[in-house]
RNA sequence: GCAUCAAGAGAAGGGCAUUCCGCCCUCACCAACCUGCCAACUCGGGCAAGGUGGUCUCCCUCUUUGGAGGGGAUGUGGCCGAAGGGGCAACAAAGCGA
Repeated sequence: GCAUCAAGAGAAGGGCAUUCCGCCCUCACCAACCUGCCAACUCGGGCAAGGUGGUCUCCCUCUUUGGAGGGGAUGUGGCCGAAGGGGCAACAAAGCGA
RNA backbone atom coordinates (compact mmCIF):
# COMPACT_ATOMS: atom_id res chain seq x y z
C1' G A 1 0.00 0.00 0.00
C1' C A 2 -4.11 -3.56 -0.45
C1' A A 3 -8.05 -6.79 1.75
C1' U A 4 -11.24 -7.90 5.93
C1' C A 5 -13.48 -6.71 10.77
C1' A A 6 -20.32 -10.62 8.57
C1' A A 7 -20.87 -15.47 10.51
C1' G A 8 -18.53 -19.21 13.40
C1' A A 9 -16.07 -21.65 17.61
C1' G A 10 -13.71 -22.96 25.34
C1' A A 11 -17.16 -20.14 31.68
C1' A A 12 -11.25 -26.23 29.31
C1' G A 13 -6.36 -27.64 31.88
C1' G A 14 -1.47 -25.79 33.32
C1' G A 15 2.29 -21.88 33.93
C1' C A 16 3.92 -16.43 34.28
C1' A A 17 2.53 -11.69 35.79
C1' U A 18 -0.99 -9.29 38.73
C1' U A 19 -4.47 -3.25 40.87
C1' C A 20 -6.62 -3.95 36.13
C1' C A 21 -5.63 -5.10 31.16
C1' G A 22 -2.66 -9.24 29.86
C1' C A 23 1.29 -13.13 28.08
C1' C A 24 2.92 -18.38 27.21
C1' C A 25 2.11 -23.89 26.75
C1' U A 26 -1.31 -28.21 25.99
C1' C A 27 -5.82 -30.19 24.32
C1' A A 28 -10.45 -29.22 21.79
C1' C A 29 -13.03 -26.25 18.37
C1' C A 30 -13.83 -22.26 14.54
C1' A A 31 -12.37 -19.73 10.22
C1' A A 32 -10.23 -20.27 3.41
C1' C A 33 -6.06 -14.47 4.86
C1' C A 34 -1.19 -16.73 2.71
C1' U A 35 1.08 -21.51 0.96
C1' G A 36 -0.31 -26.26 -0.69
C1' C A 37 -3.83 -29.96 -2.72
C1' C A 38 -8.39 -31.02 -5.86
C1' A A 39 -4.30 -34.08 -13.38
C1' A A 40 -1.11 -28.44 -17.09
C1' C A 41 -2.75 -22.71 -17.12
C1' U A 42 -6.73 -18.94 -15.63
C1' C A 43 -11.22 -17.98 -12.99
C1' G A 44 -14.86 -19.88 -9.62
C1' G A 45 -15.84 -23.42 -5.93
C1' G A 46 -14.00 -26.94 -2.39
C1' C A 47 -10.34 -29.34 1.30
C1' A A 48 -8.29 -27.16 8.21
C1' A A 49 -2.52 -30.37 5.29
C1' G A 50 1.70 -26.30 6.18
C1' G A 51 1.69 -20.91 8.25
C1' U A 52 -1.04 -17.03 10.75
C1' G A 53 -5.45 -15.70 13.41
C1' G A 54 -9.71 -16.42 16.52
C1' U A 55 -13.10 -19.07 20.40
C1' C A 56 -16.59 -12.23 26.36
C1' U A 57 -19.42 -10.33 19.36
C1' C A 58 -13.62 -3.97 17.57
C1' C A 59 -14.02 1.33 19.41
C1' C A 60 -15.12 6.64 18.62
C1' U A 61 -17.25 10.80 15.77
C1' C A 62 -20.56 12.48 12.00
C1' U A 63 -24.82 11.14 9.17
C1' U A 64 -29.32 12.41 4.31
C1' U A 65 -29.65 5.80 8.06
C1' G A 66 -27.35 4.43 2.31
C1' G A 67 -22.97 5.38 4.52
C1' A A 68 -18.46 8.52 5.54
C1' G A 69 -14.11 9.72 8.52
C1' G A 70 -10.52 8.56 12.42
C1' G A 71 -8.23 4.97 15.59
C1' G A 72 -7.29 -0.18 16.52
C1' A A 73 -6.86 -5.50 15.10
C1' U A 74 -5.78 -9.61 11.55
C1' G A 75 -3.70 -11.25 6.91
C1' U A 76 -0.43 -10.19 2.88
C1' G A 77 3.00 -18.55 3.73
C1' G A 78 6.57 -21.44 7.01
C1' C A 79 11.46 -23.73 8.01
C1' C A 80 16.99 -24.48 6.85
C1' G A 81 21.24 -21.92 4.88
C1' A A 82 26.59 -16.77 5.28
C1' A A 83 24.59 -16.48 0.42
C1' G A 84 22.54 -18.12 -4.52
C1' G A 85 18.84 -18.81 -10.52
C1' G A 86 20.00 -22.81 -3.23
C1' G A 87 17.44 -26.63 -0.17
C1' C A 88 13.08 -28.97 3.00
C1' A A 89 7.91 -30.35 4.54
C1' A A 90 2.75 -29.54 3.54
C1' C A 91 -3.19 -34.90 5.04
C1' A A 92 -5.40 -40.86 5.57
C1' A A 93 -9.33 -34.36 3.85
C1' A A 94 -11.50 -32.70 -0.68
C1' G A 95 -11.02 -34.90 -5.19
C1' C A 96 -15.86 -30.26 -8.58
C1' G A 97 -17.59 -26.38 -12.51
C1' A A 98 -16.35 -23.07 -16.62